[in-house]
RNA sequence: UAAUAAUAUUGUCAAACAUAUCGAAAGAUAGAGACGCAAAGCCACGGGUCCAAAGUAUAUUGCAAUGACAGCCGGGGUGCAGUU
Numbered sequence: 001u002a003a004u005a006a007u008a009u010u011g012u013c014a015a016a017c018a019u020a021u022c023g024a025a026a027g028a029u030a031g032a033g034a035c036g037c038a039a040a041g042c043c044a045c046g047g048g049u050c051c052a053a054a055g056u057a058u059a060u061u062g063c064a065a066u067g068a069c070a071g072c073c074g075g076g077g078u079g080c081a082g083u084u
Base pairs, nucleotide, nucleotide: 002084003083004082013036019030020029021028022027035071042076043075045074046073047072048069049068050067055063056062057061
């Protein structure tokens, strides 16, 4: 430097449930809590998914992202132990 996932130190992060705050919602944040994770660290670039406020239509509803999800997949950048 490249590949790799069988091996990782009290590794790192922290799902769900409930609480508080923000938000129209999806969801986010905080403390709490561990289902899992060797990039479950970062970036919405491609696909996908969720919501549907403004707007719009044939209006108890449908469409609609400028709102989200990186713990859905791929991609980009960075980083750790081991092996080859």